[in-house]
């Protein structure tokens, strides 16, 4: 040079001017509520996106425990949680820097393996190998059927065939035996731990599949800011004073009494409206400390959109590399998508020079 790994960062820039919106002030107007008008200031992102985890907050339910459901699922640590972070471990991909993994349990039980294959699980014998008997035939070496048994060495079929190579053994052969690697078993040594590490025991019992049913281990109560509060015209219903005490109905043979109907105020409901909830908060900056880290503390400093038909724009002018994806609506922390260019550490390879 060139090809790449992996983190961080930034997302046109300055002015001028006319709007729009939040806050604060000034004047003028009004009893006040508040209206007008000036001036000052603030005023989208890294993802504000999907809404897919977690969590604060707000009602609602809830002695306590389980059942049913869901979710997670190697090990430790971080956090207010988390299915996320951060280190480790095992496996796999890569020459490498790195990079991926639903990574518990298959001897608890059940279920499922298609096609091919003899045989997909209590193993099994289709070819071929070996042995014996019997038959047939011979050039007398043998050769070929039959039947009864032996074997899993060799073919052959599968995505997958009951450990793998090797040497010894056999009629042939087999963990039948040795020895190496595989696999189990309990127990040292190392680690907190997942886990690794030599040696020792067993000849080898149990094919695979739990993003099939299940078992084990933990977690998990719904709704959702259109939560919810709080003022509050109106309506229906309700309560309670007052006035009238005159009249109807009802209980009742009658009278009193009692109830129910009347007018008005008050409480009190809550509809339309309006507040509020709303941005000071697991915050952001910096600078010590601790820790491999992720993240904790600790001092200091800052206030950084909060609209409700819902602001963030037009327009002119210089400039550069001519400018992606994309717009808050209660807030955090994730985590997934989408993103033109541009700048920065930090590694890897490969080739040439010195």
């Nucleotide at each position: 040079a060139g090809a790449g790994u992996c983190g961080g960062c930034u997302g046109g820039g300055c002015a001028g001017u006319c709007g729009c919106u939040g806050u604060u002030u000034u004047a003028u107007c009004g009893c006040a509520a508040g209206a007008u008008a000036g001036a000052a200031u603030g005023g989208a992102g890294g993802a504000a996106a999907g809404u897919c985890c977690g969590g604060g907050c707000u009602c609602c339910a809830u002695u306590g425990g389980g059942c049913a459901g869901g979710g997670u699922g190697c090990c430790a640590g971080g956090u207010a949680a988390c299915g996320c972070c951060u280190g480790g471990g095992a496996g796999g991909u890569g020459u490498g820097a790195a990079c991926c993994u639903a990574c518990g349990g298959a001897a608890a039980g059940u279920g499922c393996c298609a096609c091919a294959g003899a045989a997909a699980a209590u193993a099994u014998a289709c070819c071929g190998c070996c042995c014996a008997a019997c038959c047939c035939u011979u050039u007398c070496g043998g050769g070929g059927g039959u039947u009864a048994g032996g074997u899993a060495a060799g073919g052959g079929u599968g995505a997958a065939a009951u450990g793998g190579u090797g040497c010894g053994g056999u009629a042939a052969g087999a963990g039948c035996g040795c020895a190496c690697c595989g696999c189990g078993c309990a127990a040292c040594u190392g680690g907190c731990a997942a886990c690794a590490g030599g040696g020792g025991c067993g000849g080898c019992a149990u094919g695979g599949u739990a993003a099939a049913c299940c078992c084990c281990a933990c977690c998990c109560g719904g709704a959702g800011c259109a939560a919810g509060a709080u003022c509050a015209a109106a309506u229906a219903g309700a309560g309670g004073g007052a006035c009238a005490g005159a009249c109807g109905c009802g209980u009742g043979g009658c009278c009193c009494g009692c109830g129910c109907g009347g007018u008005u105020c008050c409480u009190g409901g809550g509809u339309a409206g309006a507040u509020u909830g709303c941005u000071u908060g697991a915050g952001c900056u910096g600078c010590a400390a601790g820790g491999u880290g992720a993240c904790u503390u600790g001092c200091a400093g800052c206030c950084u959109a909060g609209a409700u038909g819902a602001a963030u724009g037009g327009c002119u002018g210089c400039u550069c590399u001519c400018g992606a994806c994309a717009g808050a609506a209660c807030c955090c922390g994730g985590c997934u998508u989408a993103u033109a260019g541009g700048c920065c550490g930090a590694c890897u390879u490969u080739u040439u020079c010195u």
Overview:
The RNA shown here (Bacterial RNase P class A) has 354 nucleotides and comes from Methyloglobulus morosus KoM1. Taxonomically the source falls in Methyloglobulus morosus (Bacteria, Pseudomonadati, Pseudomonadota, Methyloglobulus). It matches the Rfam family "Bacterial RNase P class A". Rfam links the family to the GO terms dimeric ribonuclease P complex, ribonuclease P activity and tRNA processing. Rfam describes the family as follows. Ribonuclease P (RNase P) is a ubiquitous endoribonuclease, found in archaea, bacteria and eukarya as well as chloroplasts and mitochondria. Rfam classes the family as a ribozyme.